A computed fold for a 76-nucleotide RNA from a Bacilli bacterium, annotated as transfer RNA. Lineage of the source: Bacteria > Bacillati > Bacillota > Bacilli. Its Rfam family is "tRNA". It is annotated as a transfer RNA. The sequence is in RNAcentral, with records from ENA. The coordinates come from a structure-prediction model, not an experiment, and the mean pLDDT is 80.
RNA sequence: GCCCAAGUAGCUCAGCUGGUAGAGCAACGCACCCGUAAUGCGUAGGUCGCAAGUUCAAAUCUUGUCUCGGGCACCA
Numbered sequence: 001g002c003c004c005a006a007g008u009a010g011c012u013c014a015g016c017u018g019g020u021a022g023a024g025c026a027a028c029g030c031a032c033c034c035g036u037a038a039u040g041c042g043u044a045g046g047u048c049g050c051a052a053g054u055u056c057a058a059a060u061c062u063u064g065u066c067u068c069g070g071g072c073a074c075c076a
Stems, first nucleotide, its partner, number of pairs: 001072004006067002010025004019056001027043005049065005
């Protein structure tokens, strides 16, 4: 330098045939319990890496770019 894959909630991930973002765990509150844990119910938490474009509408499509991982090439 080239190619591939990934980046979404605090963590692990789903959602990528465009229709306005979810699960589990963690956190917080309530119930239960003598108390704690467990269990049940609920609450909060996200400019979907960043920027631009297309579209009525973008996490999803296109372009550029950043980070991380893997492969290939170069290394006189």